[in-house]
Parts: sequence; structure tokens; C1' cells
RNA sequence: GCGGAGGGAGACGAGGUCGCGGACCGGUCCCCCCCGGGGGACGCGGUUCGAGGAAAGUCCGGGCUCCGCAGGGCACGGUGCCGGGUAACGCCCGGGCGCCGCGAGGCGACGGAAAGUGUCACAGAGAACAGACCGCCGAUGGCGGUCGGGCCUUCGGGCCCGCCGCACAGGCAAGGGUGAAACGGUGGGGUAAGAGCCCACCGCGCUCGCUGGAGACAGCGGCGGCACGACAAACCCCACCGGGAGCAAGGCCGAGCAGGAGCGAGCGGCGGCCCGCCGCGCUCGAGCUCCGGGUAGGCCGCACGAGGCGCCGGGUAACCGGCGUCCCAGAUCGAUGACCUCGGCGGGCUUCGGCCCGUACAGAACCCGGCUUAUCGCCCUCCGCCCCC
Repeated sequence: GCGGAGGGAGACGAGGUCGCGGACCGGUCCCCCCCGGGGGACGCGGUUCGAGGAAAGUCCGGGCUCCGCAGGGCACGGUGCCGGGUAACGCCCGGGCGCCGCGAGGCGACGGAAAGUGUCACAGAGAACAGACCGCCGAUGGCGGUCGGGCCUUCGGGCCCGCCGCACAGGCAAGGGUGAAACGGUGGGGUAAGAGCCCACCGCGCUCGCUGGAGACAGCGGCGGCACGACAAACCCCACCGGGAGCAAGGCCGAGCAGGAGCGAGCGGCGGCCCGCCGCGCUCGAGCUCCGGGUAGGCCGCACGAGGCGCCGGGUAACCGGCGUCCCAGAUCGAUGACCUCGGCGGGCUUCGGCCCGUACAGAACCCGGCUUAUCGCCCUCCGCCCCC
């Protein structure tokens, strides 16, 4: 310098103007009881706070709320190496094993296939207790020979042994070929050719033993010529876990209209009062009071929490404990914004004075712990290769 692996912190900064939502203090106005309070409206003034690392997907886990619930089982769903962390988890940490990578490192639903069922396409001869297409052999048996030897002969020939040939009966699974996968691998012996057929080493298996480890597991030894293919994010078996619905949970207050009970002859309007007029009523009951359910609407839930930050201690770590300190959005048609100046970072142009553009992904809605996905630049550590001193 190039390429890569793991992790951390941040999410443009400062100032100004205008604006929006919440809380508190004050102000103005209104209402109630009554002389001091209470409630409400107006954002009128001030102080202060105001998105995230993912607020997202809603995929897991929990808090909280309501409903359900003797106990046990079935069904259904989920999880699945070991140990630890945690409120809990399918998350995290440490470890084991397997796979990938030269490496730093990464990935893994990683219990059971010697309970049962099922599947294994295409290709291929053969795909589960399989198979012989090419190929190798043909020892043994068979057929053939103009070959060699021996024996017999009625001289035509016959029989036996050997050799050669064929590849008919058959033998083989080493090599080729197919496939994701072909019933261990390498070497030697062996054989007609071969083959765990036999042997050595490696691999594999064992409900065998010893040692180490808390355990997953590892090492060593013994036994077995090897039998037992893959798939359980296929059914299934085993072990463990799981009641349901969700803040539109749920609770409180509560107009109007309708209903019920009681009183009841008046009640309301025409600016106040009288007259007058009009409307609704007087057993087809106006109006007033009370009642329960409850709609609109309002309030609570709802912002102090498995909380943030700092220090110390324990632990390899996840995490836990102690002390100190801070209060940090709470909308409900939904606020968190816009503009200006200067600066930072990145890019482009340049007459080197500057000018222009950009500054991600995305935005709370009961809360919290995770996972996953989206996304900008920066820093640290480590690995590999190349070059220079």
C1' cells in the first nucleotide's frame, strides 16, 4: 500500500429569528361554595423538557390488565450438545463437537434412523439388506483343433494326458461409466480373475473397560472384518416448556334522547316590570326533583423505570452487588419544524480568490429485554499478501 476479520463510539456543531406539543409558575376572564378556597377557559407572559439506534418488521420473551382455572391426562403449538446469565426467552456469555476459511475468524433446530411408516426425482445394469452395461477371468464343466505324447486296435479308428482356441455353463466386482449418494480407504499377501478372503496402518461401530473433565466430550486400551446409507425445519418416538385475549386491555365520571318513581297546575318566549299576545300543558300530565343502565364526550391507565450516567467490588465473560448522582417526550388527527449566518465532513468546478451541491436510514403512541431488517461516515485491534528501510 492493497485485500479481509472482529469490535467501539457517534448520528453534523455553534449562534440567531419565527413556530408547535407537554409540565410548572404567574396573568386575564368565567363559574361554585362563601371571605378564604375550589373548578374551568384563554398559550397572554416567563422557566423548562421535547424521537431512535433502529422509534421499523411485529418474529420471540416478559411486566401490566381483564377473563378462565380442583387434580391428572389427551389434543395442539414450541424448544432440543453442555454449563452459566436473566423477570423470561427461540436471546446472551463461556465451553464441546461438526463444517467452511491460508489466517484473523465465521456458520450450525447439534436428542433419536440397531421402534414403526414414508421418500430418495433424473441418469444409471443396479438406490437398501441392490446390481453386472463395458470390462476381467474362464481354475472347474462343456464344445472345437490340421498340435505333442502314451495305450489299444478287427487298421476304419477309439480312449487317456497335455497344449491351444471358443466364451456355452458359469465366476468376479478390481478398473471404466451413471449419480447428490454405488454397501470403507491405502499398501501387501492371495487368486483363474477377484474380493476384509487374509494381514498391517487409517477409518468405522460397541448398552466394553480405564483415565481426565462439573458436564457436553476427549485420550488410551479391548472387542468386532465392518454388520448399521441419507432425510425427523417428513410423519413419528423421547425429554422439557406453554390457559386465552390484548392499552380499541381495563377502570372512573358522564350530557342529550328514551325508560322508571314522586310532586304537580302551571311553564316558557316577546331585553327588565305590568297589561296584553303567542306556544306547550292541566289524568292523552307541561314543568321540577330523584333513580339505575349507559351513548357522545372527558379523565385515569400514561411516563420513577428489570431506568440513565459515573466510581468501586465480584466474575474469563454474559452479568451481578454497593455507593453517588440525574429526572429524561407523552400527542389523540396526532407536536418535535422552517429559515438565516459561521464552521466541520464528503463531492464537483476553478482564472487558486473562491463558487456550487450534498450531509444517510428513518420518526414515538402502554412499557421493557432480545432478534431481524434499513442505513452514513469515523476510530481501534487483529489476519493475509506485496514493497521499502
Annotation: The RNA shown here (Bacterial RNase P class A) has 389 nucleotides and comes from a Gemmatimonadota bacterium. Of the family's consensus pairs, 93% are formed in the model. Lineage of the source: Bacteria > Pseudomonadati > Gemmatimonadota. The coordinates come from a structure-prediction model, not an experiment, and the mean pLDDT is 79. Its Rfam family is "Bacterial RNase P class A". Its family is annotated with tRNA processing, ribonuclease P activity and dimeric ribonuclease P complex in the Gene Ontology. It is annotated as a ribozyme. It is recorded under the gene name rnpB.